RNA sequence: UUAGAGUUUGAUCCUGGCUCAGGAUGAACGCUAGCGGCAGGCUUAACACAUGCAAGUCGAGGGGCAGCGCGUUUGUAGCAAUACAGAUGGCGGCGACCGGCGCAAGGGUGCGUAACGCGUGAGCAACAUGCCCUCUUCAGGGGGAUAACCCGGAGAAAUUCGGACUAAUACCCCAUAGUUCCGUGAUGAGGCAUCUCAUUAUGGAUAAAGUUGCGAUGGAAGAGGAUUGGCUCGCGUGACAUUAGGUAGUCGGCGGGGUAACGGCCCACCGAGCCGACGAUGUCUAGGGGAACUGAGAGGUUGGUCCCCCACACUGGAACUGAGACACGGUCCAGACUCCUACGGGAGGCAGCAGUGAGGAAUAUUGGUCAAUGGGCGAGAGCCUGAACCAGCCAUGUCGCGUGGAGGAAUAAGGAUCUAUGGUUCGUAAACUCCUUUUGCGGGGGGAUGAAGUGCGGGACGUGUCCCGCUUUGCAGGUACCCCGCGAAUAAGCAUCGGCUAACUCCGUGCCAGCAGCCGCGGUAAUACGGAGGAUGCGAGCGUUAUCCGGAUUUAUUGGGUUUAAAGGGUGCGUAGGCGGCCCCUUAAGUCGGCGGUGAAAUUUCCGGGCUCAACCCGGUCACUGCCGUCGAAACUGGGGGGCUUGAGUGCGUUUGGGGUGGCUGGAAUGUGCGGUGUAGCGGUGAAAUGCAUAGAUAUCGCACAGAACGCCGAUCGCGGAGGCAGGUCACCAAGCCGCAACUGACGCUGAGGCACGAAAGCGCGGGGAUCGAACAGGAUUAGAUACCCUGGUAGUCCGCGCAGUAAACGAUGGACGCUCGCCGUUCGGCAUAGCGCCGAGUGGCCAAGCGAAAGCGAUAAGUUAUCCACCUGGGGAGUACGACCGCAAGGUUGAAACUCAAAGGAAUUGACGGGGGCCCGCACAAGCGGAGGAACAUGUGGUUUAAUUCGAUGAUACGCGAGGAACCUUACCCGGGCUCGAACGGUACCGGACGACACGAGAGAUUGUGUUUCCCUUCGGGGCUGGUAUCGAGGUGCUGCAUGGUUGUCGUCAGCUCGUGCCGUGAGGUGUCGGCUUAAGUGCCAUAACGAGCGCAACCCUUGUUGACAGUUGCCAUCAGGUAGUGCUGGGGACUCUGUCGAGACUGCCACCGUAAGGUGUGAGGAAGGGGGGGAUGACGUCAAAUCAGCACGGCCCUUAUGUCCGGGGCGACACACGUGUUACAAUGGUGACUACAGCGGGACGCUACCCUGCGAGGGGAUGCCAAUCUGUAAAAGUCAUCUCAGUUCGGAUCGGAGUCUGCAACUCGACUCCGUGAAGUUGGAUUCGCUAGUAAUCGCGCAUCAGCCAUGGCGCGGUGAAUACGUUCCCGGGCCUUGCACACACCGCCCGUCA
Repeated sequence: UUAGAGUUUGAUCCUGGCUCAGGAUGAACGCUAGCGGCAGGCUUAACACAUGCAAGUCGAGGGGCAGCGCGUUUGUAGCAAUACAGAUGGCGGCGACCGGCGCAAGGGUGCGUAACGCGUGAGCAACAUGCCCUCUUCAGGGGGAUAACCCGGAGAAAUUCGGACUAAUACCCCAUAGUUCCGUGAUGAGGCAUCUCAUUAUGGAUAAAGUUGCGAUGGAAGAGGAUUGGCUCGCGUGACAUUAGGUAGUCGGCGGGGUAACGGCCCACCGAGCCGACGAUGUCUAGGGGAACUGAGAGGUUGGUCCCCCACACUGGAACUGAGACACGGUCCAGACUCCUACGGGAGGCAGCAGUGAGGAAUAUUGGUCAAUGGGCGAGAGCCUGAACCAGCCAUGUCGCGUGGAGGAAUAAGGAUCUAUGGUUCGUAAACUCCUUUUGCGGGGGGAUGAAGUGCGGGACGUGUCCCGCUUUGCAGGUACCCCGCGAAUAAGCAUCGGCUAACUCCGUGCCAGCAGCCGCGGUAAUACGGAGGAUGCGAGCGUUAUCCGGAUUUAUUGGGUUUAAAGGGUGCGUAGGCGGCCCCUUAAGUCGGCGGUGAAAUUUCCGGGCUCAACCCGGUCACUGCCGUCGAAACUGGGGGGCUUGAGUGCGUUUGGGGUGGCUGGAAUGUGCGGUGUAGCGGUGAAAUGCAUAGAUAUCGCACAGAACGCCGAUCGCGGAGGCAGGUCACCAAGCCGCAACUGACGCUGAGGCACGAAAGCGCGGGGAUCGAACAGGAUUAGAUACCCUGGUAGUCCGCGCAGUAAACGAUGGACGCUCGCCGUUCGGCAUAGCGCCGAGUGGCCAAGCGAAAGCGAUAAGUUAUCCACCUGGGGAGUACGACCGCAAGGUUGAAACUCAAAGGAAUUGACGGGGGCCCGCACAAGCGGAGGAACAUGUGGUUUAAUUCGAUGAUACGCGAGGAACCUUACCCGGGCUCGAACGGUACCGGACGACACGAGAGAUUGUGUUUCCCUUCGGGGCUGGUAUCGAGGUGCUGCAUGGUUGUCGUCAGCUCGUGCCGUGAGGUGUCGGCUUAAGUGCCAUAACGAGCGCAACCCUUGUUGACAGUUGCCAUCAGGUAGUGCUGGGGACUCUGUCGAGACUGCCACCGUAAGGUGUGAGGAAGGGGGGGAUGACGUCAAAUCAGCACGGCCCUUAUGUCCGGGGCGACACACGUGUUACAAUGGUGACUACAGCGGGACGCUACCCUGCGAGGGGAUGCCAAUCUGUAAAAGUCAUCUCAGUUCGGAUCGGAGUCUGCAACUCGACUCCGUGAAGUUGGAUUCGCUAGUAAUCGCGCAUCAGCCAUGGCGCGGUGAAUACGUUCCCGGGCCUUGCACACACCGCCCGUCA
């Protein structure tokens, strides 16, 4: 000293990328801004620069005197002081000049440079070093010039030329000299190869300067020191191999030249080397380091400010001077640019400090001072110094301070909000009271620290230091700091509030406007946009953008992977390299330890100190993980030596194989040729056709030829390095295993490059060509069919030689070594053997531990150790482009980027799905019966029309549905006329009064006018009821069924849907619920890591079928009695029927067979009923954002003299057309007429009505019973007889004409019914489609609800008559369970590809 989160999915685990939270910055932008300290400030155009300044100094080197001052002198003016003018280098000084030193430092910038440039450590026996320090010695003579000045000339200028004069510490010569330098020799010592050092002998060469009044200072030679520099070397220090070869002074030698010095640095000659896969050369990029940022660290990134080094100074080149330069403010040349010009010619170089323009998102003053620090010159005073120190500007960063503190509740007003008589919040916040005064303002003090020195005088000693005295020095700055007064006074913003991520509500908007770092928000209830209130975070700042590190173990040394996620090379041989068995000796390169040197300072750590604190600064300390040297250790690795046999190899002896190469050879099949037999087809397919065939096919027999492939054996098999290898046989070649333990003695493993091999297809040349067969042709299929199918058919398929070099070249698993529980097969060898076995090498299956995301692997590892190679780093773009190499070509190998997405993936899970599988069910099909689709009509819908044709329902699951009754009403629609407390209701206040009824008038009516008539209670206050006015609540069939409740449809009366605990799995999840049998059923039984349970199933409920008991009126009537024309009509009866209440009964209980059981089967028995007896009610978890805001309720939105409400009329009934559901038919199983029999469910008082009269009839007029087991209503089909005789009819009844009846205020739009007449389509219905399995279908009528009436042929019920068929589950549809695949999950009406827009 190590933190994670969001995002792939319906969910899960994993892989993997993207994104966020942190820190940092020479920053910029937006909003905002009180103060101070410390720091920082052109990252871009090494772009161009106006102006000023940035390097001078020395008169104690010199000649001098332009300018200033003094002196002297002359003259003029003046009485004089003095003033003016001239002369005079005499003095202070001094422009320019000669000379010395400096100008090579300081300051700036980062162009170039991938380099000994930098860093680090060494070396120079191959070097230099001005100024400084120490020591030794010396300074004797002489000479000739030259600038300035003066004269003259050229030029616009810059500048320059000529002549004459002159000095020096300028220059030259001679002398002297050495330990210097050069040459030759000797001796000694040392080292690192050439060599070096010391001593010595000898020959030769070269020195000097003066100034000053005195101290002094300067000069020359030599030696040493210090400092600084030069050169060399080890190591370290970017990217690209799509840069692989580079190099002729190149590499070396000998000899020269050159240099301070080494060196091909340069030259002549000689040799042919040198560098490079440990990356040369080339290209691109870049100043390097100390350090900075980040990080747990290892690392990664950066190199601004400060320090060190380098490089550069408009661009390029060159040298000169000098101790030092190839020189930022020097010279020369060339170039570009700018400026001046008299056009001839000249001048310039801010990457010094300020400053300007330009560029840019962006970076400051043309400030002060040499007081301090430092530098140059000088003896010094001093001069110079844009180095430096200060100030100015900028929130650029960082540190510190402040914008007040305490108290204070009617928790006011106001804002905001809510569940809204009220609460919550802004909020102790404010007001108000008391207090404080940093800051600010005013006044005062302070004249801060930083100053030490210098000069002069004196003193001391150790002669360059100290002490004393005097003198003098502050830009910043009248600043910091201190004191007093005043007064809360002068001072808060920015961003955010969906998750990550701290912080939530309202309004507006309505996939618009917009937001967004990622996921993603916005399509009418947005915590995600915009505003507001509130909240959160930070705070003189806050956000955004850009960049770096982190998180990212996402390049993995620390610390990753490669069966399926990205990733094992197709295979072998083998070079370099890496790694390597046992024992002994040795060495000390690696390794480890001690010591020494170095690792500059600053920075960083820690400790302490100074500014009021902090930042900042100062002192100390650790650290700087490194490099070098030296001494030691010897386990391990390496080097050297010796030995060993277990790794490896050899040998010997068996043995195995479809291992390879070449030759020879065989039969079957196919095709072809010839001949025979034989006749009409063959062939081919799902079905066909093209094709072949009377010129004789196919078929069949015989003979012959050709090429290719090898049946059975054959396998879960064998062999091989991989690709791959199969008739037989011969020859040759190679390999493996086993056994023996004779030989060698680590000879081994791996293997970048390299070399070789390498399926099929392909290419070249030459053969061959039977079969099959790309391309091609034809025939089919199809919407099309450049396909699948068929008939043909070229290349090819085969052989030889050569090329190519790729495959899902797969075990998607690189090689090799060691180790690790068992079981079952099989091949080869050995041992053993009656049998069971044992050892080794292969080849398979299952499993333990372990591993793995899981699937799985599991001695043939994907386990576990060490080792070598290859490869991976999100998806797409793309194995593409460009380049290179290879190839005859096809193409192969190597192999990017722009751009784009937030994923792409792996394994497993649950579903859904499949023209997957298994099992099973359903009027699902099949088998049947009857319909629909054609006609007419009824009704609903679409469409169209309309002022309106109100609205809803729309596959199944809308369409005779909401509606179980649209002429007005209903009614929601349209037109017109009215009302606005409103058509209805509640509360309050005030006023008035019954409301109302009747009559008359206006009006289409609503409405309204007039007249008449008309209350109750009372404690007398008023109250009830009611009208009006005002007001608070109204009202809305207006919108949203995608905001909802409730209700409903459907899957589906399908058998399913779940839970608790346990167990399994990292997890989603599984198990249970699976399996076998069985059932209508997840019904039950058996089995079972499950055991139980819940909602469903079943049962319980209703009804029907049998029966018992009880009860009998209005029902019934057997018996008894009475009575009638007749009738349970009457007395009576409970027997029967019936009605009703309570029971019984059915349970595979019994028998037989099958079955472990559950259960199944049977013309079984019994029974009214038999295996669920029939029918109903009952609808699990859920699906369809299914339906309904118009039944009702309800959130939100909208309308309020109208989207409310009243009224009249119209519409919902329209009509070219299309569809659904029905009715009636098309006829003889029928129509018509006559006669005649039998129900049940129900209804009835504004009702049903017997009966009588009347009308052809609908009906009408009377009348009676019944509030109903009492009264009431024709059952029809069927049956019997007659007729019609197959036709648009005696079928069919639409439509139309006429006449009526009834209901109702009213039948025109728009009712039903009756009668007479008329008499349409229609002769059984295309594709297709619906219902039904028994009292069912079919057929016949009856009742009821709604209702004044009725458009009812509809709906709901009731009974009468009463069938046919089911082999069976292949197929269509729907469903259930199990299983399998899956790239689907909005779930196949999915997903997705290509083209076009």
Molecule: small-subunit ribosomal RNA
Organism: uncultured bacterium